This is a predicted structure of a 681-nucleotide part of an RNA (large-subunit ribosomal RNA, domain II) from Candidatus Cryptobacteroides sp. Rfam family: Bacterial large subunit ribosomal RNA. Gene Ontology terms of the family: structural constituent of ribosome and ribosome. Its mean pLDDT, the model's own confidence on a scale to 100, is 85.
Context: one part of a larger RNA
RNA sequence: ACCUACGAGUUGCCGUCGCGAGCGAGGCUAAGGGCCACGAGGCCCGGAGCCGGAGCGAAAGCGAGUCCCAACGAGGCGUAUAGUUGGCGGCGGCAGACGCGAAACCAAGUGAUCUACCCUUGUCCAGGCUGAAGUCCGGGUAACACCGGAUGGAGGGCCGAACCAAUAAGCGUUGAAAAGCUUCUGGAUGAGGUGAGGGUAGGAGUGAAAGGCCAAUCAAACUUGGAGAUAGCUCGUACUCCCCGAAAUGCAUUUAGGUGCAGCCCCUGGAGUUCCCUGCAUGAGGUAGAGCGACCGAUCGGAUGCGAGGGCUUCACCGCCUAUCAAGUCCGGACGAACUCCGAAUGCGUGCAGGCCAAUCCCGGGAGUGAGGGCACGGGUGCUAAGGUCCGUGCCCGAGAGGAGAAGAAUCCAGACCGCCGGCUAAGGCCCCGAAAUCCGGGCUGAGUUAGUCUAACGCAGUGCGGUCCCGGUGACAGCUAGGAUGUUGGCUUGGAAGCAGCCAUUCAUUCAAAGAGUGCGUAACAGCUCACUAGUCGAGGGACUGUGCAUGGAUAAUAAUCGGGUAUGAAGCCCGGUGCCGAAGCCGCGGGAUGAGAGAUCAUCGGUAGGGGAGCAUUGCGUAUGCGUCGAAUGCGCGGGACGACCCGCGCUGGAGCGUACGGAAAAGCAAAUGUAGGU
Numbered sequence: 001a002c003c004u005a006c007g008a009g010u011u012g013c014c015g016u017c018g019c020g021a022g023c024g025a026g027g028c029u030a031a032g033g034g035c036c037a038c039g040a041g042g043c044c045c046g047g048a049g050c051c052g053g054a055g056c057g058a059a060a061g062c063g064a065g066u067c068c069c070a071a072c073g074a075g076g077c078g079u080a081u082a083g084u085u086g087g088c089g090g091c092g093g094c095a096g097a098c099g100c101g102a103a104a105c106c107a108a109g110u111g112a113u114c115u116a117c118c119c120u121u122g123u124c125c126a127g128g129c130u131g132a133a134g135u136c137c138g139g140g141u142a143a144c145a146c147c148g149g150a151u152g153g154a155g156g157g158c159c160g161a162a163c164c165a166a167u168a169a170g171c172g173u174u175g176a177a178a179a180g181c182u183u184c185u186g187g188a189u190g191a192g193g194u195g196a197g198g199g200u201a202g203g204a205g206u207g208a209a210a211g212g213c214c215a216a217u218c219a220a221a222c223u224u225g226g227a228g229a230u231a232g233c234u235c236g237u238a239c240u241c242c243c244c245g246a247a248a249u250g251c252a253u254u255u256a257g258g259u260g261c262a263g264c265c266c267c268u269g270g271a272g273u274u275c276c277c278u279g280c281a282u283g284a285g286g287u288a289g290a291g292c293g294a295c296c297g298a299u300c301g302g303a304u305g306c307g308a309g310g311g312c313u314u315c316a317c318c319g320c321c322u323a324u325c326a327a328g329u330c331c332g333g334a335c336g337a338a339c340u341c342c343g344a345a346u347g348c349g350u351g352c353a354g355g356c357c358a359a360u361c362c363c364g365g366g367a368g369u370g371a372g373g374g375c376a377c378g379g380g381u382g383c384u385a386a387g388g389u390c391c392g393u394g395c396c397c398g399a400g401a402g403g404a405g406a407a408g409a410a411u412c413c414a415g416a417c418c419g420c421c422g423g424c425u426a427a428g429g430c431c432c433c434g435a436a437a438u439c440c441g442g443g444c445u446g447a448g449u450u451a452g453u454c455u456a457a458c459g460c461a462g463u464g465c466g467g468u469c470c471c472g473g474u475g476a477c478a479g480c481u482a483g484g485a486u487g488u489u490g491g492c493u494u495g496g497a498a499g500c501a502g503c504c505a506u507u508c509a510u511u512c513a514a515a516g517a518g519u520g521c522g523u524a525a526c527a528g529c530u531c532a533c534u535a536g537u538c539g540a541g542g543g544a545c546u547g548u549g550c551a552u553g554g555a556u557a558a559u560a561a562u563c564g565g566g567u568a569u570g571a572a573g574c575c576c577g578g579u580g581c582c583g584a585a586g587c588c589g590c591g592g593g594a595u596g597a598g599a600g601a602u603c604a605u606c607g608g609u610a611g612g613g614g615a616g617c618a619u620u621g622c623g624u625a626u627g628c629g630u631c632g633a634a635u636g637c638g639c640g641g642g643a644c645g646a647c648c649c650g651c652g653c654u655g656g657a658g659c660g661u662a663c664g665g666a667a668a669a670g671c672a673a674a675u676g677u678a679g680g681u
Stems, first nucleotide, its partner, number of pairs: 001681006011095009021085003026051003032045005055062002065077003098236002101233001105226006116200009125190001127159003130155001134151006163187003168183004202218001205213002239616006249262005263369002265366003269362003273358001274359001276355008289342001290340002296336002299333006307325002309322004372397010402413003417592004422588003428582003431566003437579001439578006450568001458553002462550010479537005485510003490504003516531001520529002593606005617670001619667002622664007636653007
């Protein structure tokens, strides 16, 4: 892992509602007993007791009433609708209460053959080295001290086997081993190692102290019991078909992943258009917007300038000035969720009418949900960030299959009762992959832009289509030829300043076809080149600004690695228009089934998680009735048939002794999952 077997809402009592039954203003007996009798038996007795038949009040008490109260007022609870007994079913309560699962707590016991420490008694430590005290001898001293040599053999001394330990690395890691092996390493006369016997016990021991050790178990051992502890937690919870079908919200909670009530779902009964839509009528309201010489608050520019600051002046009072601030007023402009002189649309309330046959409301019974999520719109928060977060309204996913979007819960289309090798469409598509146009007409793009993820500020004589203005056969624009002068080197400044460092100026005037007190280059300053401006030449459009379409740069990530791919250029790209076709579980057609309504004809409906309701299938006993079986039961294997399905039936082989059917009644009554349990492979 697979197969087989086992494996989870049960039982008792109490309560409540429903279904069916008996009796009924009543209903029922319990214990116990009698008779018949031998079965969990039947009939009878037994009225103790219980529920109902009257309530109200705290009570005295009163009573179809009663209580409150001063009240004959108002109000509360009653009266006017029948119960009760046993049976079955749903649910609740008490019990282990659907099953499995703790970490733990407590009690009584068992453990120191492992290990920690202690006690008693034994035992072990190759070999080598060092050479303390003391002693002796010699020297030395007044005597000591002291010096030298020898002797001596101390030491938690040194090196190193046994022995004990375990530093480093490797190996081992379903091991040879539930802690080992190899090499290196530490101690090795000591606080040493070790044998035997004994002691200390669970909130206790022991601990050179690591929460270590106390039998492979230790921040409280192990065994049994309380015990099926508790588990608002996790997991699992078994046949079929049919009908309906949620919620992830509000309030509260030592509450936040739990629960109560409400909301939403289902079932029974009742009401009968009350729901919803539209129209008309009539209301409440302060949002969007707007406005603010209507308040509150904020605000920009200008005018005026209360007042203040600064300066001047004065002995002081006056007073004057001001590139500073600034009240109020005036002119112009504009802002606000918690501003409003105003003020919609929608929504909401009420009434009437029409439409609608799908809703709505009430009593009672059963739930689940109370982690939601995405998208669009209106907002808060955040960065007018987030697949962010918090509200509101709607849709969808959740619980929704099908088609489109390459793929992809919630985007687009569309809501799957079943069958069909029939038809029409939606979104989206129609060159090939790949169903359907290489369809028709007009324009744009030249970037493979693009189709085919999204992309900015800014830049750009890309190009298409517009608008306004100016110049132009009295000759524009561009090019070419020529001129571009004079007062004057304007004045000032300056070493110099002559159009061209800088400053000043009604930058003036003259001659002109025209020519600036000068557009740029240039010089130390001049000079020189050039421009504006003018003429000639040329001969037809030129220029400026602006709106808009498509394109262009900006443009950076890891396979050539991508538009789904191939590929595509008067397109298979983009914009506009048109005609067809393809395309889904949509719609239609044909056939069939189920549910609800209806007298019927017939009509409507049938996606579905949690969940509610209904109808059935199968298994094992039992009762009554009736059958089958050695002329072959159950079982196993195969084939065939039937039923929407759970399942059922037939035939053949197997097997060798039991097994059905109908009705009723009762359950140890259905397995794929629980890291389920056991066995087998």

Taxonomically the source falls in Candidatus Cryptobacteroides (Bacteria, Pseudomonadati, Bacteroidota, Bacteroidales).